Overview: Predicted 3D model of an 84-nucleotide RNA (c-di-GMP-I riboswitch aptamer) from Sulfurovum sp. Lineage of the source: Bacteria > Epsilonproteobacteria > Campylobacterales > Sulfurovaceae > Sulfurovum. Rfam family: c-di-GMP-I riboswitch aptamer. About the family: GEMM was predicted in a large-scale screen for bacterial structured RNA regulatory elements. The sequence was found by an Rfam model in a public genome assembly. The coordinates come from a structure-prediction model, not an experiment, and the mean pLDDT is 76. Of the family's consensus pairs, 95% are formed in the model.
RNA sequence: UUCUGAUAAAGCCAAUCUUUUUAUCUCCCCGGUAAAAAGAGCGGAAAGCUAUGGGUCUGUCUCACAGAUCGCCAGGCUGCCAAA
Repeated sequence: UUCUGAUAAAGCCAAUCUUUUUAUCUCCCCGGUAAAAAGAGCGGAAAGCUAUGGGUCUGUCUCACAGAUCGCCAGGCUGCCAAA
């Protein structure tokens, strides 16, 4: 350096749930949706970046286009640590 990825370590991401606040929907409460804060925490060796291909979802309804999903699968680029 490359491959590899542990009953490692340090960090990172954060499914889902609870509480509070704000906004919005509703005549009001309750409740729903979105965002923020705190706590708990399913899981992840890239749960980092990139929509490149496929899959799935939504809108339109022009059958094609647009958006979402990388924590669905695969590809490309980059990266911490170092047991075996």